[in-house]
Notes: c-di-GMP-I riboswitch aptamer from a Geobacteraceae bacterium, 90 nucleotides, folded computationally.

RNA sequence: CCACGAUAAAGCCAAACCUGUCGCAAGGCAGGGACGGAAAGCCGCGGGUCUUAUCUUCCUUUCCUUCUCAAAGAUAGCCGGGCUGCCAAA
Repeated sequence: CCACGAUAAAGCCAAACCUGUCGCAAGGCAGGGACGGAAAGCCGCGGGUCUUAUCUUCCUUUCCUUCUCAAAGAUAGCCGGGCUGCCAAA
């Protein structure tokens, strides 16, 4: 230096749930809390999943509802990809 990733050391993050708050929602943020995590650091680029007030189309006598499409979002702790990165034994 490379690979491996340990019942090592020093630190780090924080699921569910609760409270507050923002959002139509998925969900975000903050505090508490730890199921877990070696990228559970960052990026919606590909796929997946989820959501949708409003708008459009179709159906309908009308309304409501549902579905599909479009569009807009959410998820980086679903998978892949990109960028960066601590420690480090046999």

Its mean pLDDT, the model's own confidence on a scale to 100, is 77.